[in-house]
Context: one part of a larger RNA
Molecule: large-subunit ribosomal RNA, domain IV
Organism: Pirellulaceae bacterium
């Protein structure tokens, strides 16, 4: 000095990113138990009490073949005895208000994260008529299945309640086919090579079929262009001026763009930059918290939106109770470091 384990006047979280750690609760019986709720719960809510010995009386039960007497367990009564105190040895919940998330019991990042992430039962679309669609494999063949559309695959949201606006112009997807464009492939024919034959001034022209190069009108399909339809498909969801008899504000009017200009809801929010936003609650004091407002840098509706009762080793914030976490340190025991042999 360091680890462990215990004790502490007074005060009680003044510590600290946090009550991290410790400390109180703690069994069992017994009284009593709010809100709010999906009527199940919440709840062991909270919250108060009792808990040894010894006699004696009792109701049911048990032992006994059966009764009785005995024994005993379990309740239930009445006196009595002892101490400051009844601890029943240890083991054995801390409680309560509040707000986000996420319904939930699960699932995880084996070795820094256990969550709000994943799953989830519900919900919705697409897809597949069976040799199914999808998924492995060159393939044979398997799996989906010894299933059959209440089935099977895909993908989003994720109990439950109320709900879930507008846009189809881009991108995707589905459905159409008049016309455009359009490959391999076919192909009329025009050019050029080569040459049987013909011409001639013997070296040239010229040149049918064949063959062989080249270009090539014209035919020629799905795709694209092109029409529609789709958003619980990827997504998207507007600006500028003016106006009411005090000011302000602006139901109203006016132009511009635009597929369309954001609906119900919620809103400095796990989203608010400015910002400790104002305003009110809680503190003496409160960049956190709660409730409001709306100025939404840059909310919004299955990329779900708002609520929710119950659950969480979940984050925030309050209180009681409690405490060497702290004022503020001291003590003790044992291990260790250290010195000496």
């Nucleotide at each position: 000095c360091g680890g462990u384990g215990g004790u502490u006047a007074a005060g009680g979280a003044a510590c600290u990113c946090u009550g991290c750690a410790a400390a109180a609760u703690g069994a069992c019986c017994c009284c009593g138990u709010a809100a709010g709720u999906u009527c199940g719960c919440g709840a062991u809510a909270a919250g108060g009490g009792g808990u040894g010995c010894c006699u004696c009386c009792u109701a049911g039960g048990g032992u006994u073949u059966u009764a009785u007497c005995g024994c005993u367990u379990c309740g239930g009564g009445a006196g009595g005895c002892c101490g400051c105190a009844g601890u029943g040895a240890a083991u054995c919940g801390g409680c309560u208000c509040u707000a986000g998330c996420g319904a939930c019991u699960g699932u995880u990042u084996a070795u820094c994260a256990a969550a709000a992430a994943c799953a989830c039962a519900g919900g919705a679309c697409u897809c597949u008529g069976c040799c199914a669609a999808c998924u492995c494999g060159u393939a044979a063949g398997a799996g989906g299945a010894u299933g059959u559309a209440u089935a099977g695959a895909g993908u989003c949201u994720g109990a439950c309640g109320c709900c879930u606006g507008c846009c189809c112009g881009g991108u995707g997807c589905u459905g159409g086919u008049a016309g455009g464009u359009u490959a391999a492939g076919g192909a009329a024919g025009c050019g050029g090579g080569u040459u049987a034959g013909c011409c001639c001034u013997c070296g040239g022209g010229u040149g049918a079929a064949g063959c062989u190069c080249u270009c090539a009108a014209c035919c020629g399909a799905a795709g694209c262009c092109c029409c529609a339809g789709u958003a619980a498909a990827c997504g998207g969801c507007g600006g500028c001026c003016g106006u009411a008899a005090c000011u302000a504000u602006g139901a109203c009017g006016g132009u511009c763009c635009u597929a369309a200009g954001g609906u119900a809801g919620c809103g400095a929010a796990g989203u608010u930059c400015c910002u400790u936003g104002u305003c009110g609650g809680g503190u003496a004091a409160g960049u956190u918290c709660c409730g409001a407002c709306c100025u939404g840098c840059a909310u919004g509706a299955a990329u779900g939106g708002c609520g929710u009762a119950a659950c969480g080793a979940c984050u925030g914030g309050a209180g009681c109770a409690c405490u060497g976490u702290c004022u503020c340190a001291a003590c003790c025991a044992c291990c260790g470091a250290c010195c000496c042999g």